This is a predicted structure of a 95-nucleotide RNA (Glycine riboswitch aptamer). Model confidence (mean pLDDT): 75 of 100. Its Rfam family is "Glycine riboswitch aptamer". About the family: This family represents the bacterial glycine riboswitch. Rfam links the family to the GO term glycine biosynthetic process.
[in-house]
RNA sequence: AGGAAGGGUCCGGGAGAGGCCCGCGGACACGCGGGAACCGAAGGGGCAACAGCCGUUGGCUGCAAACUCUCAGGUAAAAGUACCGGGCGCGGACG
Numbered sequence: 001a002g003g004a005a006g007g008g009u010c011c012g013g014g015a016g017a018g019g020c021c022c023g024c025g026g027a028c029a030c031g032c033g034g035g036a037a038c039c040g041a042a043g044g045g046g047c048a049a050c051a052g053c054c055g056u057u058g059g060c061u062g063c064a065a066a067c068u069c070u071c072a073g074g075u076a077a078a079a080g081u082a083c084c085g086g087g088c089g090c091g092g093a094c095g
Base pairs, nucleotide, nucleotide: 002094006090008088009087010086011085012084013083020035021034022033023032024031025030037075038074039073043071044069045068046067050062051061052060053059054058
């Protein structure tokens, strides 16, 4: 000089599921509370292979996801969204 992983930020793409029912308020946009459904892609919990340990037909611990649960969140649009691509910048493995 170059520069990997991994963060940050901005831009673009980006699903599913009732604009449900009841009550109250209302400026008639909607808000709040309750009800039983439904979705899975913010976040969160659980699990395999495998590894380690032990008192070894086994037990315990650690451990992933778009799998699973549905606590949270969501079920017109908008917003948000895992994830993907790009810009800028940080970073500094390697050298």
Of the family's consensus pairs, 90% are formed in the model.